[in-house]
Context: one part of a larger RNA
RNA sequence: CUGGGCAUAAAGAGCACGUAGGUGGCUUGGUAAGCGGAGAAUGAAAUCCCAUGGCUCACCCAUGGAACUGUUCUUCGAACUGCCUUGCUUGAGGGCGGGAGGGGGAAGUGGAAUUCCUGGUGUAGCGGUGAAAUGCGUAGAUAUCAGGAGGAACACCGGUGGCGAAAGCGACUUCCUGGCCCGUCCCUGACACUGAGGUGCGAAAGCUAGGGGAGCAAACAGGAUUAGAUACCCUGGUAGUCCUAGCCGUAAACGAUGGGCACUAGGUUGAGGAGGAGCUAAUACCUUCUGAGCCGCAGCAAAUGCAUUAAGUGCCCCGCCUGGGGAGUACGGUCGCAAGACUAAAACUC
Numbered sequence: 001c002u003g004g005g006c007a008u009a010a011a012g013a014g015c016a017c018g019u020a021g022g023u024g025g026c027u028u029g030g031u032a033a034g035c036g037g038a039g040a041a042u043g044a045a046a047u048c049c050c051a052u053g054g055c056u057c058a059c060c061c062a063u064g065g066a067a068c069u070g071u072u073c074u075u076c077g078a079a080c081u082g083c084c085u086u087g088c089u090u091g092a093g094g095g096c097g098g099g100a101g102g103g104g105g106a107a108g109u110g111g112a113a114u115u116c117c118u119g120g121u122g123u124a125g126c127g128g129u130g131a132a133a134u135g136c137g138u139a140g141a142u143a144u145c146a147g148g149a150g151g152a153a154c155a156c157c158g159g160u161g162g163c164g165a166a167a168g169c170g171a172c173u174u175c176c177u178g179g180c181c182c183g184u185c186c187c188u189g190a191c192a193c194u195g196a197g198g199u200g201c202g203a204a205a206g207c208u209a210g211g212g213g214a215g216c217a218a219a220c221a222g223g224a225u226u227a228g229a230u231a232c233c234c235u236g237g238u239a240g241u242c243c244u245a246g247c248c249g250u251a252a253a254c255g256a257u258g259g260g261c262a263c264u265a266g267g268u269u270g271a272g273g274a275g276g277a278g279c280u281a282a283u284a285c286c287u288u289c290u291g292a293g294c295c296g297c298a299g300c301a302a303a304u305g306c307a308u309u310a311a312g313u314g315c316c317c318c319g320c321c322u323g324g325g326g327a328g329u330a331c332g333g334u335c336g337c338a339a340g341a342c343u344a345a346a347a348c349u350c
């Protein structure tokens, strides 16, 4: 390279947008690059293959044939691909009318709880555990009542329910704003899919600067436990957790399952619409579109299982894998303030 693969065996990039490229709906006419037919030229010899012959045979050699799968030219064809061109509407996008939503950003507001402060009542304990102790408390704690401060998070509703590309998103109000779904079939007329590089987003932890700091809590200190206990338990407690601006760019970033389109039994339960029948209205009923689950046939699969949300049947595009260790390491390069990230071997060894 061919070939085979990527849920769990090695293997889907964390996610998206998009450049080049690859691929691409129905239709008219043209062209003839790809494609097919015919012909011509060329494709050195030797070699390979076939036949015959020469060395006593064979190896070897000679003669003849075939072949040299290729290239170029001429000519004919036009189904398919390409290119130019004519239209079309089903792909895609838009308009109009509706709809649901913790989608995003900003500002403001609210109640419960914890902690702290002030004051009142009140007195000897409180707290904590398996049991204790450290700790707090007569300078009046714990408990209880009133008032105040501050920070963080939003109980119930809440749901294998919703939204988002993923990360993720949950009190309430207002403003700004993205996407999606349904109906109509009004407009454009293939405008599409994927996407090497590239660019953006990207939990937590961590970093820089400035704020903030109630609770929680790495590190740390003490008390226990224990043979020891650099732990599990307890009392404290600093970074951090929060905000603003910037960086980092990683996760079991998981559905361990890339994206798109089409096709292939059903049943059932939630969610968002539309239509019908019915009609007093609602629910239930029938049909249909979208999305989220469960069960299950064919098929697939090593099995577990998947099964119209495919891991089935096909097509298009990208990424990735090629025995274990060494190693996601060294070296080099790029990026980063750093931590480190990305790219990524070999010797050796089994």
Stems, first nucleotide, its partner, number of pairs: 004321003007304002012318001014201004021194003025088002029084003033081002035077008049065006091191001092188003095184005103177007110154001115149007125136002162169002206247006215241002220236004258317006266295004271290006299306002323350003332343004
Overview
This is a predicted structure of a 350-nucleotide part of an RNA (small-subunit ribosomal RNA, central domain) from a metagenome. Its Rfam family is "Bacterial small subunit ribosomal RNA". Rfam links the family to the GO terms structural constituent of ribosome and ribosome. The RNAcentral record of the full RNA draws on SILVA.